C1' cells in the first nucleotide's frame, strides 16, 4: 500500500510543557492568545489478547483492565454519488453506496 470482516447517535481533565494552528480532501460551517498542533501526565472505551461459564466446532455470554492498539469539541461537524417520498426557485427527509477512521486477519 491492497484485500476481507466488524464498528463509527454513547463515553473521556477549567492539569503541566508548548507556542499557531486545527477539524482527512473540496465546499460550508466551526474550534483556537479566556490559548491550536505536538509532547507528558490524566481519563474513556473494551477491537485483539487474558480469565470464567456455555458450546462438538464455529461461536455466544460475562469479568478485570496488568499486555497490544485506539480514542478524549460539534453524529465520521454537515454535505459531496444514487434511489424513493415530499416541496417544487436554490430545498427537506429516509435508505443505500462511496470516501474516511479504528481494530483484527490475509497478501
Nucleotide at each position: 500500500c491492497u484485500c476481507u470482516u466488524a464498528u463509527c447517535a454513547a463515553g473521556a481533565g477549567a492539569g503541566g510543557c508548548g507556542g499557531a494552528g486545527g477539524g482527512a480532501u473540496g465546499u460550508g460551517c466551526c474550534c483556537a492568545a479566556u490559548g491550536a498542533a505536538g509532547c507528558c501526565c490524566g481519563g474513556c472505551a473494551a477491537c485483539c489478547g487474558u480469565c470464567a461459564g456455555c458450546u462438538u466446532u464455529c461461536g455466544c455470554u460475562g469479568a478485570a483492565a496488568u499486555g497490544g492498539u485506539g480514542c478524549c469539541a460539534a453524529u465520521u461537524c454537515a454535505c459531496a454519488c444514487a434511489a424513493a417520498g415530499c416541496g417544487c426557485u436554490u430545498g427537506c427527509u429516509u435508505u443505500g453506496a462511496g470516501a474516511g477512521a479504528u481494530a483484527a486477519g490475509a497478501g
Notes: A computed fold for a 107-nucleotide RNA from [Anoxybacillus] calidus, annotated as SAM riboswitch aptamer (S box leader). NCBI's taxonomy places the organism under Bacteria, Bacilli, Caryophanales, Anoxybacillaceae, Paranoxybacillus. The coordinates come from a structure-prediction model, not an experiment, and the mean pLDDT is 84. Of the family's consensus pairs, 97% are formed in the model. Rfam family: SAM riboswitch aptamer (S box leader). Rfam links the family to the GO term regulation of gene expression.